[in-house]
Molecule: Glycine riboswitch aptamer
Organism: uncultured Alphaproteobacteria bacterium
RNA sequence: ACGACCCCUGCGGGAGAGCCCGCUGACGGCAGUGACGUCUGGCGGCGCCGAAGGAGCAACCGACCCCGGAAACUCUCAGGCACCGAGGACCGUAGGGAGAGG
Numbered sequence: 001a002c003g004a005c006c007c008c009u010g011c012g013g014g015a016g017a018g019c020c021c022g023c024u025g026a027c028g029g030c031a032g033u034g035a036c037g038u039c040u041g042g043c044g045g046c047g048c049c050g051a052a053g054g055a056g057c058a059a060c061c062g063a064c065c066c067c068g069g070a071a072a073c074u075c076u077c078a079g080g081c082a083c084c085g086a087g088g089a090c091c092g093u094a095g096g097g098a099g100a101g102g
Base pairs, nucleotide, nucleotide: 002101006097007096008095009094010093011092012091013090018046020045021044022043023042024041025039026038027037028036047081048080049079053077054075055074056073060069061068062067
C1' cells in the first nucleotide's frame, strides 16, 4: 500500500392503499335561513396498504436435543391511504470509522 463484512454521513433513484360515510369548528356567500364552496381543520366509524420501527414462524445456520439467530414471507401493535410534502425497506455512488484476512 490492499482490504471482505459492519456502522455513520452526503447525493441520486425509491412503491402501495378511500380526497368513503357521519358529526362538528372557522371563513366565504345570503336581507335571513338552508344548500354550496374553502381549510386539506378536528373527532368518530368502516374499508384498505406495508418498504420506518415492532412481532411471529420457516428453509437454513450455530453443535444431536433443549435453546439461540434468522426474510422483501406472515401479522398489522405502531405508521400510512387525492396532489404536494414528510417518511421510506432496498439499490447505486462518494467520504469517514472500525476491521477479519492478506